A computed fold for a 362-nucleotide RNA from a Gammaproteobacteria bacterium, annotated as Bacterial RNase P class A. Its Rfam family is "Bacterial RNase P class A". About the family: Ribonuclease P (RNase P) is a ubiquitous endoribonuclease, found in archaea, bacteria and eukarya as well as chloroplasts and mitochondria. By type it is a ribozyme. Its family is annotated with tRNA processing, ribonuclease P activity and dimeric ribonuclease P complex in the Gene Ontology.
RNA sequence: GGAGUCGGCCGGACGGCCGCUGCGCGCAAGCGUGGAGGAAAGUCCGGGCUCCGCAGGACAGGGUGCCAGGUAACGCCUGGGGGGCACGAGCCCACGGACAGUGCCACAGAAAACACACCGCCGAUGGCCUCCGGGCUCAGGCAAGGGUGAAAAGGUGCGGUAAGAGCGCACCGCGCGGCGGGUAACCGUCCGCGGCACGGAAAACCCCACCCGGAGCAAGACCAAAUAGGGAAGCGCGCGGGUUCGUCCCGCAACGUGCGGUCCGCACGGCUUCCGGGUAGGUCGCUUGAGGUGCGCGGUGACGCGCAUCCCAGAGGAAUGGCUGUCCCCGACAGAACCCGGCUUACAGGCCGACUCCUUAU
Numbered sequence: 001g002g003a004g005u006c007g008g009c010c011g012g013a014c015g016g017c018c019g020c021u022g023c024g025c026g027c028a029a030g031c032g033u034g035g036a037g038g039a040a041a042g043u044c045c046g047g048g049c050u051c052c053g054c055a056g057g058a059c060a061g062g063g064u065g066c067c068a069g070g071u072a073a074c075g076c077c078u079g080g081g082g083g084g085c086a087c088g089a090g091c092c093c094a095c096g097g098a099c100a101g102u103g104c105c106a107c108a109g110a111a112a113a114c115a116c117a118c119c120g121c122c123g124a125u126g127g128c129c130u131c132c133g134g135g136c137u138c139a140g141g142c143a144a145g146g147g148u149g150a151a152a153a154g155g156u157g158c159g160g161u162a163a164g165a166g167c168g169c170a171c172c173g174c175g176c177g178g179c180g181g182g183u184a185a186c187c188g189u190c191c192g193c194g195g196c197a198c199g200g201a202a203a204a205c206c207c208c209a210c211c212c213g214g215a216g217c218a219a220g221a222c223c224a225a226a227u228a229g230g231g232a233a234g235c236g237c238g239c240g241g242g243u244u245c246g247u248c249c250c251g252c253a254a255c256g257u258g259c260g261g262u263c264c265g266c267a268c269g270g271c272u273u274c275c276g277g278g279u280a281g282g283u284c285g286c287u288u289g290a291g292g293u294g295c296g297c298g299g300u301g302a303c304g305c306g307c308a309u310c311c312c313a314g315a316g317g318a319a320u321g322g323c324u325g326u327c328c329c330c331g332a333c334a335g336a337a338c339c340c341g342g343c344u345u346a347c348a349g350g351c352c353g354a355c356u357c358c359u360u361a362u
Base pairs, nucleotide, nucleotide: 001358002357003356004355005354006353007352008351009350010349012327013326014325015324016323017322018321020035021034022033023032024031025030037333041344042343044342045341046340047339048338049216050215051214052213061212062211063210064209065208066080067079068078069077070076081095082093083092084091085090096207097206101205102204104200105199118146119145120142121141122140126137127136128135129134154172155171156170157169158168159167173196174194175193176192177191178190179188180187181186220284221283222282223281230275231274232273233272234271235270238252239251240250241249242248255269256268257267258266259265291310292309293308294307295306296305297304298303328331
């Protein structure tokens, strides 16, 4: 100088004028003060809070899935193990079980899990021929070589054989047991055993272990009109009828109100007070919290503990805006609605730190 990896951070700055909105003060005018994000987003996980349900357990259903730790909890985070990729810094992984059982493995191929035989090799023993070197071949043997496939039942070499084959042996690989290390996942390959048996796939059913009640702030709680309806008490009730005997029901009359100038007529109707539920409306829930910042201590770390300090949106048609001055690299994605911890997704441009590889110079 170039190429790259990981982690953290910023997201125009400073004023002037006029507005919007929460809170405080003020009789008022007004004054003071706070006023979007790292994702406020997707609503995918986990929790707080609220109401409902619930003795306990089991089944069903859903979720998680190497080990240890962190946490209120998690599918998150940290550290570690194993596997894969990269020269490397680093990155990625649904990473329990395939001898519990059932099912599946397209196409190609002889055969795809009770292995198999297309080409091929052999044909010792048997048969035929022979120029005695050998040749052909039935039954049969073999799986080394070729070929198919994502995958073909350990690899290399030597021995062995008619040809072959873990058939035998050595090394490598694999499995089991012991030993050693580690909290564990797992590792070492120190010792022994087994010629090798155990293909893949559980993101097929399934098995195993662990976790999970439901709905959500339009949750939910409180105050509470008008009208109608419910209950209680008191008052009123002319006549007739019914009766389950409740001063209950039905009819007529009277009275009141409405229509109407009036009468007739028609329609409607016990009165007063109190109680409780619900609706409109209002209040709370609502933002002080698993909170921020600084320092110290413990821990590899996630994180925890202690001390000090700060208060930092809280609306309900829903505020956070407009104009303008100076400067710069000319400004991305996007806007709270109960709260918090994560994950994921979007993002112009820029800053800081740690590290890796290549090249060059000393």
Its mean pLDDT, the model's own confidence on a scale to 100, is 78. The RNAcentral record of the sequence draws on ENA. A source record names the gene rnpB.